[in-house]
Context: one part of a larger RNA
RNA sequence: CUUGUCGUAAGGGAAUUCGGCAAAUUAGCCACAAAUCUUCGGUAUAUGUGGUCCCUGAGCUACUAAUUUAUUUUAUGUAAUCUCAGGGUGCAAUUACAAAGACGGUCCGACUGUUUAACUAAAACAUAGCCAACUGCUAGCCCGUAAGGGUGCGUAUAGUUGGUGAAGUCUGCCCACUGCCAGUAACUAAAACCCCUUUUCAAGGGGGCCAAGGUCUGGUAAAGGGCGGGGAUAACUAUGAUCCUCUUAAGGUAGCGUAAUACCUUGCCGUUUAAAUGACGGCUUGCAUGAAUGGCGUAACGAGAUUGUCACUGUCCCUACGAUGAACCUUCCGAAUACACCUUCCCGGUGCAAAGGCCGGGGACCUCAAGUGGGAAGUAAAGACCCCGUUGAACUUUACUGCAGCCUGCUAUUGUGAUCAAUUUUGUAAUAUAACAAGGAGCUUCGGCAACAUGUGAAACUUGUUGUUAUGAGGUUGGUUGCUUAUCUCUAUAUGAGAAACAGUAGUUGGUGGGCAGUUUGGCUGGGGUGGCACCCUGCUGAAAAGAUAUCAGCAGGGCCCAAAGGUUGGCUCAGUUGGUUUAGAAAUCCAACGUAGAGUGUAAGGGCAAAAGCCAGCUUUAUUCUGAUUACCACAAUACUAAUCGGAAUUAGGAAACUAUGGCCUAACGAUCUCCAAUGUGCUCCUUAGUGGGGCCUUGGAUUGACAGAAAAGUUACCACGGGGAUAACAGAGUUGUCGCUCCUGAGAGUUCAUAUCGACGGAGCGGUUUGCUACAUCGAUGUCGGCUCAUCCUAACCUGGUAGUGCAGCAGCUACCAAAGGUGGGGGUGUUCACCCAUUAAAAGGGUUCGUGAGCUGGGUUCACAACGCUGUGAGGCAGUUGGUAUAAUAUCUGCUUGGGGUGUUGGUAUCUGCGAGAAAGACGCACUUAGUACGAAAGGAACGGUGGGUCGCGGCCACUGGUCUAUCUGUUGUCUAUAUAGGCAUUGCAGAGCAGCUACGCCGUCAGGGAUAAAGGCUGAAAGCAUCUAAGCCUGAAACCCUCCUCUAAAAAAGAUACUUUGUUUGCUCGAAGAAGACGAGCUUGAUAGGAGAGCGAUGUAAUAUGGAAGCUACGGCGACUAUUUCAGUCGGCUCUUACUAAAUAACACU
Repeated sequence: CUUGUCGUAAGGGAAUUCGGCAAAUUAGCCACAAAUCUUCGGUAUAUGUGGUCCCUGAGCUACUAAUUUAUUUUAUGUAAUCUCAGGGUGCAAUUACAAAGACGGUCCGACUGUUUAACUAAAACAUAGCCAACUGCUAGCCCGUAAGGGUGCGUAUAGUUGGUGAAGUCUGCCCACUGCCAGUAACUAAAACCCCUUUUCAAGGGGGCCAAGGUCUGGUAAAGGGCGGGGAUAACUAUGAUCCUCUUAAGGUAGCGUAAUACCUUGCCGUUUAAAUGACGGCUUGCAUGAAUGGCGUAACGAGAUUGUCACUGUCCCUACGAUGAACCUUCCGAAUACACCUUCCCGGUGCAAAGGCCGGGGACCUCAAGUGGGAAGUAAAGACCCCGUUGAACUUUACUGCAGCCUGCUAUUGUGAUCAAUUUUGUAAUAUAACAAGGAGCUUCGGCAACAUGUGAAACUUGUUGUUAUGAGGUUGGUUGCUUAUCUCUAUAUGAGAAACAGUAGUUGGUGGGCAGUUUGGCUGGGGUGGCACCCUGCUGAAAAGAUAUCAGCAGGGCCCAAAGGUUGGCUCAGUUGGUUUAGAAAUCCAACGUAGAGUGUAAGGGCAAAAGCCAGCUUUAUUCUGAUUACCACAAUACUAAUCGGAAUUAGGAAACUAUGGCCUAACGAUCUCCAAUGUGCUCCUUAGUGGGGCCUUGGAUUGACAGAAAAGUUACCACGGGGAUAACAGAGUUGUCGCUCCUGAGAGUUCAUAUCGACGGAGCGGUUUGCUACAUCGAUGUCGGCUCAUCCUAACCUGGUAGUGCAGCAGCUACCAAAGGUGGGGGUGUUCACCCAUUAAAAGGGUUCGUGAGCUGGGUUCACAACGCUGUGAGGCAGUUGGUAUAAUAUCUGCUUGGGGUGUUGGUAUCUGCGAGAAAGACGCACUUAGUACGAAAGGAACGGUGGGUCGCGGCCACUGGUCUAUCUGUUGUCUAUAUAGGCAUUGCAGAGCAGCUACGCCGUCAGGGAUAAAGGCUGAAAGCAUCUAAGCCUGAAACCCUCCUCUAAAAAAGAUACUUUGUUUGCUCGAAGAAGACGAGCUUGAUAGGAGAGCGAUGUAAUAUGGAAGCUACGGCGACUAUUUCAGUCGGCUCUUACUAAAUAACACU
C1' cells in the first nucleotide's frame, strides 16, 4: 500500500442499486392529544406535542405516640411516593449503557403455531369452523401368519376416512363418461351336481342347472370430473335486447378479471413521476378466471411478495482522515494443497482449427523482496446439462404377468324337526271319441256244394303298456322356518344369558384387485425429441463406359391378378396415314395401298419381342412327383428363407414329327422354431380292443411374426444414480456466409427543365465476419453461462472537434463526398435486461472487436436443481423458450506477465557531476460570453469569418497559506459505576458530547504557454510526353486536432557498455535520528556536534485548575447545611511546531586501496 471490523465527515440527500442491501434515524417513563377502517374486541406505544438533571423549601397522605371524644385535635416524632413553589448549571439532564423509524396503496394466507438438522420459513403444512362417506358395538378403521392388540374399558353430541379451511356473503348447470350405491324379469357365466354321447372303464365332448361379477335399469357432483359454434338483425355508425341454424350430458350462472392466471402485451384510459416495461384505479374482445380441486370481499395478524410518502443518512456525486486486527520486519516453531520435463519472454504465423516450448522477427546481464490477479484454455470434483448403454433405481397407470386383501358358489367341521316346491321310486284310486300291443265273439268280401283253410280284421269288450289327475309312503335337491347338543359370544362363573348349524375356519371355484411384486416400454436419425420410414422387395438416375458402390439423394412401383391372361399345335400382323364406299359426320363397318413397330405385352420402369414374346383358334393341365447342381449372396468369412437357372428319373399334354412344356416376355408380388388347428393318403408306426378308438411320424395349408433371420410388453423422473462419449447437442472458438451489415457497377425514373446537388427501381459484382443459421473440426477424467460494476485496449465503415471538395452553397443553417482514430462521446425514469422507449442537457451524447474483453476482480436481478402456487396439459406419476415467490458464488499464487523496491557482476583504480542512443506520454481537449460587427452577405427577414480578450466544463500534474473534512495528540463538559468522601483517576465504541494544532487531504489553491519540420485530402507554379492543354512525368510551393520535434518522465547493462572534473583515499558495519521508509534503500548527524531526548522561552489548542476568601434561594436544633456563583485567573493543562541551550546519548571500531 491493501484488506477485515469500527469512528467521523462540508454541500447535496437514494441521484446508488434488481431492490434504501448496508448504515443512519427513532427509542425508556410521565402528561396531553389521537385519524381511518372495524368482526365494536381492536387498529393504538397510531400519528403528533411537551416534560425528564442538581439544590432549597412547603403541602397532601400513611404510620406511631399522646390527648379529647357522638364527630376530633395536637405534635421538635418517623417515612416512601406524589404534588407544588423558588433557586441554579451546561451545547446537550431516559446526558453513558439499555431502548420501535413512522405512515399510505396492493397481492397472498384469517389468526398464535409447524417445516426441508447441513443452500428454500414461504403464499407450503396445520388450524378452529364447514361438508361428505362409513360405522348400532362380536361396529367401522388400523396392526398382526395367528393368538391377540389399538381406537376404547369410548358408543352416533362417538369413532374413522376424505375434501375445504376463521367469522361475513354465496356456493349455479351437467349423471353422457369413470367411480360409488341400489335394483335386476331376461341374457352371459366357474367349480360342483344332473343328463346325453364316444359299446364298458378312464379321459374327453355336448347339454341342463347356476353364485358373485358383468350386461341391463335407476340414483349420486361439498364423488373423479365437465361447463359450444355459425349467420342475420334497431331510422348515421357502432353495438345487438331479438330471430334462425348446427350441436351437446350440460354448454360457465353470481362474482372477479391484462390477475401469483393475459400469449399478443410495455393492451387502452386515468392518477402517481421532469421522464414509469413499475404501482394504484378503471375498461375488459378472459390465448387458457370462476364458485368447498371453493368464488368474492374483509378488521386484526405476517423475519411473506410488491409500490409510494415523510424522516434519516458515505448507498451515491466523490472520496478523505482516523482507530484496531491481519498483512509487513526480527527470532523461535512449523503444516497443507499441487506434481511428465524444462535453460518456464513478446508479437505474427502455423498446427487437432485458441502455443512459454514449432517457424519468422523482436526483446533479453544474474538474482532477491513486497504487491497485483492478465495468462498458464491454472488448482479442486472420471460434467450434474446433452446423448448413448438391450446399466439401474424410485414413482404412476385402463402396459404385461402374478400375489395379498375383499366378494362369491361348492365340500368338510355339520346335528334334529315342520312346511312348501321340484324330481324320482313304489302303492292305491279315477279317467280317456288318445295311442300301441295281445286276446277274440260277430260281420263283410272273395274262393268254395259244404267242411275247411287263408287274408283283412271295423265298432264294442277284456288285459297290459304309455299318458293325465288325486292321494299315501320313501329317497334326493332347493326355499322358508323351528329346536339344541356341535360351534361362537357375553358374564355377576351359575344348573346363567344370547346366537346357532348360520357364523368362523380349512380346501376348492369364479370375480375384483398398482394395496404389493417382478419386468418391459425397438431401430434409423446431419445431437436427441416431434415428424418421416429411406426397417422386406422391384426398376431407372446418381454410379465417375468391367464389377461393386453411400446419403432423411431424385423419379416411380410391389405386399397382387389369371383355370386362362398357363401348356402345346396351327394360323395371323399392329399403330397410323391416304384413296374408295348407303344412312355414317374428323372418328363405327368394308375394300385397296403404304406402313421396323411410331402398336401391343394383366400391373411401375428399364431391357426385350414381327411367319413373335403381340392377336386368333383347336386340344389340353408340365401351375405334377422324386432328385442333383447353379445364380441373386463369393473381391474377409458365410448359412437359412425366397426367387430364378441348368440337368437326371417318372408320368403326362400338344404335335405327323423334330420337339416343346417343372406356370405367366424378363426383372417385384414375401415369412423360421415351438405350440395349436385343419387337410390328404384306403401311407408308416405305438398302445388298446372281439371290432373300435387314441397318440406319434411323413406331406401340405393356416402370420401386415411388415421392427419383414421372426421377444409375449406402457409411461414419468427437476428426487435421481452408475458406466461411458467431444463417436453427439447447449456457451465460446474454427470453417462457411444463405441471412445480416457495408461498398461499388449500370442508370429506368423524380428532382419545374436536367439521370448522377440530392434520391434512385429492375438487375449485376464484391467486401466484412458485429446478427441469425449451417457444419460437428477442438474441448464432456469440466475452458464457469446473460446483464451490470470496475479496469481497459484496439479497429474505422467518423457522432463531435480539425482540414477540404461539390451543392438545387447569397448569409445563417444544412445535404453529399474526401482526408483524418489525437482527444471526447455524459446525467436520469420504468424494465434483470442487452436492446428499445422516454425526460432534461450537450460540441457530440458514433458503431464495432477483444473466449458475445473482464466472476483464482465484484455482483447474482435474469436463466438453470431441490420447496411452493396459478393457468394450460396428461387417467396418473408428471410436463410447459408459460407466469410467480424463495434459494450455498471455493482457495495461503509455483511459473509467466504487469506495478514497485533492493542486492550482485560486468564496462579494467576510485569519487563526483553530466550527455542521451532509446523508451513512454494526451497533457491537454472542448464549449460559452465580449469584441471584430448588427459589419461582410442579403430586397427584407435575418446574419457570419480571420484575429483579439475574458471567464468556464472535463482531464492531467503539484501543493496545504486560506476554506472544508478528519485529527482514538490534546483541552473541556457530563451520565452510570468503582477507588469510603474530596483532589485525582479506571471501565463503559475514544462511554457520550463540545472544540481542535501539526499532519494527511478535497469540497480548497496553483499550473496546464507558444512554436518548428515533413505530410494527407485538397489547392497551386513552371512543364513536357501529346508544337496545344495539363498541379506531374523531372522540378518547385502551400496545406490538418493526425505524424516527427519542441515540453515532461525514465534511461550508461546503449557489449559501439559514453563524456567531463578531481584524485589518494574510500566504503561498510555500529550509534543518535528523519516531513525517507514494508524489508533493503534514501536523507541528516556522530563531540571540530544542535541528530534525538531533557530544560527554558515563544507560538498554538482548550477555555479560567486546585486552594482560599466572599456571596447564594432558603432552612435551622443557631452549631450549621446549601446547588451554584464572584475574585484569586486569559488561569490551569497540553503540544508530532519554532528558537535557544551540550544537561543526557551519538566508536579510542573494522575493511579495502595506494